[in-house]
This record gives sequence, C1' cells and structure tokens, in this order.
RNA sequence: GCAGCAAAAGCCAAACCCAGCGUGAGCUGGGGGCGGAAAACCACGGGUCUCUGGAUCAGAACGAGAUAGCCGGGUUGCCUGGG
Repeated sequence: GCAGCAAAAGCCAAACCCAGCGUGAGCUGGGGGCGGAAAACCACGGGUCUCUGGAUCAGAACGAGAUAGCCGGGUUGCCUGGG
C1' cells in the first nucleotide's frame, strides 16, 4: 500500500426508557443494543429536518441552526492477513 468473507483482542452504540439542557430539529449523562472496519474528527458540496421570516390566490426567498449512524469529499487511525 491492498483486502475485511472468517476468527480473535479491544472500541463505538440505533430504537426505546429515565434525568438535565434547548422555542425546536436535537444535544449531554445513565440504562439499553439495532447495528458499525472508521458509527473517529471536519458542516466543504448535495440531501433531509428545525426555528426565523412573511413574498404569493398558494408559507417562497432570506437569515440562523441540527444531522458526520443520509450520501459525496477531506484529515487521522486500531486489529487480522486464516480462506
């Protein structure tokens, strides 16, 4: 550098429940465990969602956010090399 079908070590942790925070999407901690070989980090591009806003006959543009476990891209990195 390449591969992840298999096995092992360790890691992360969806839904749901509880507590806290936030107008909200959602976030943090505990329980939980659907899954994950980057489910580590970065909102750069697209998507989705929230709040704002108030054009239009019709809730559009704009602005501010959420999501990295939606996809692409970037950065870094563990284990194994059995078939």